[in-house]
RNA sequence: GGAGUCGGCCAGGCAGCCGCUGUUUUCCUACGGAAAGCAGAGGAAAGUCCGGGCUCCACAGGGCAAGGUGCCAGGUAAUCCCUGGGGGGCGCGAGCCCACGGAAAGUGCAACAGAAAGCAAACCGCCUAAGCACGCGUUGAUCGCGUGACGGCAAGGGUGAAACGGUGCGGUAAGAGCGCACCGCACCAACGGCAACGUUGGUGGCACGGCAAACCCCACCUGGAGCAAGGCCAAAUAGGGAAGCACGCAGCCUCACGGCUGCAGGACGCGGCCCGCGUCAGCUUCCGGGUAGGCUGCUUGAGGUGCACGGCGACGUGCAUCCCAGAGGAAUGGUUGCCCACGACAGAACCCGGCUUAUCGGCCGACUCCCAUC
Numbered sequence: 001g002g003a004g005u006c007g008g009c010c011a012g013g014c015a016g017c018c019g020c021u022g023u024u025u026u027c028c029u030a031c032g033g034a035a036a037g038c039a040g041a042g043g044a045a046a047g048u049c050c051g052g053g054c055u056c057c058a059c060a061g062g063g064c065a066a067g068g069u070g071c072c073a074g075g076u077a078a079u080c081c082c083u084g085g086g087g088g089g090c091g092c093g094a095g096c097c098c099a100c101g102g103a104a105a106g107u108g109c110a111a112c113a114g115a116a117a118g119c120a121a122a123c124c125g126c127c128u129a130a131g132c133a134c135g136c137g138u139u140g141a142u143c144g145c146g147u148g149a150c151g152g153c154a155a156g157g158g159u160g161a162a163a164c165g166g167u168g169c170g171g172u173a174a175g176a177g178c179g180c181a182c183c184g185c186a187c188c189a190a191c192g193g194c195a196a197c198g199u200u201g202g203u204g205g206c207a208c209g210g211c212a213a214a215c216c217c218c219a220c221c222u223g224g225a226g227c228a229a230g231g232c233c234a235a236a237u238a239g240g241g242a243a244g245c246a247c248g249c250a251g252c253c254u255c256a257c258g259g260c261u262g263c264a265g266g267a268c269g270c271g272g273c274c275c276g277c278g279u280c281a282g283c284u285u286c287c288g289g290g291u292a293g294g295c296u297g298c299u300u301g302a303g304g305u306g307c308a309c310g311g312c313g314a315c316g317u318g319c320a321u322c323c324c325a326g327a328g329g330a331a332u333g334g335u336u337g338c339c340c341a342c343g344a345c346a347g348a349a350c351c352c353g354g355c356u357u358a359u360c361g362g363c364c365g366a367c368u369c370c371c372a373u374c
Stems, first nucleotide, its partner, number of pairs: 001370010012339007020040009042345001046356002049354005054226004066222005071085005086100001087098004101217002106215002108211002123157002125153003132148006165183006184206001185204008230296004240287006248263006266280005303322008340343001
């Protein structure tokens, strides 16, 4: 100097004017308003994919179903998150990626190609050693040579994502774990490690191919709904309950309140009609539920910052210090001027921890590789 890897930070700046939301103080003509001061979106506020807090409902315990998770240890309120480790893959490397239990319980799947896709099989090919047939040597043969059928083989070729361990030597008719060495694999033991797992040694000629984000099996976990949750106050209208008042006419009794008798009505119900029976009516006040509306939940919280200590780390503990949006059709903006590197993705809506996705550009730190020079 170039090329990269990982982590952290910032997210146009300054000034003037006019607005919006919250809050504090002061003042006023005070259920309201004014002035001044202060504060006022994000690293993702997003997707709503996980996990929790909070709220209401449900709930003895157990099981089934359904869904989720899946190497080990730890962290945490909790997690499908994070940290450290193991194993596998990629990269020269810093480093990155992994849905990483079980395929010797069962079921299922594998297009096309290919001989063959799970149980073995043979298209091209290799081999005729033994046995058989025929021919020749040869007159004869149990001998030799040749040919053929039957047969042997799976080394090589070819197909495929995948073809029944790999390499080498021996061996053989040709071959083959058929034998041997090394590697791989399985099992056993010892040692190391909390564990996942690793190392070493022995045994076995090799069985048990792949797919479980296919069904399934195993282990573990999971109640439902969500701030439009929920709580409080509470008009008008209608309906519910209670109390009081009023409730036709005539006659008789009574001082009166009132009582008794008779007569006449309305609506509804008893299926219709008649009779009969029953119920109801107007006004006022109060009570409770509840709608509109208002208040609350609402932002002090698993909180931020700094320091110390413990831990490899995620994180934990202690001390000090700070208060940092809280709207409710929804504020956080508009405009003017100047400057520059010319400004991306995008905006809270109960809160928090993660993950994922989007993102102009810039800064800082640690590390890796290459080239050149001293």
Molecule: Bacterial RNase P class A
Organism: Steroidobacteraceae bacterium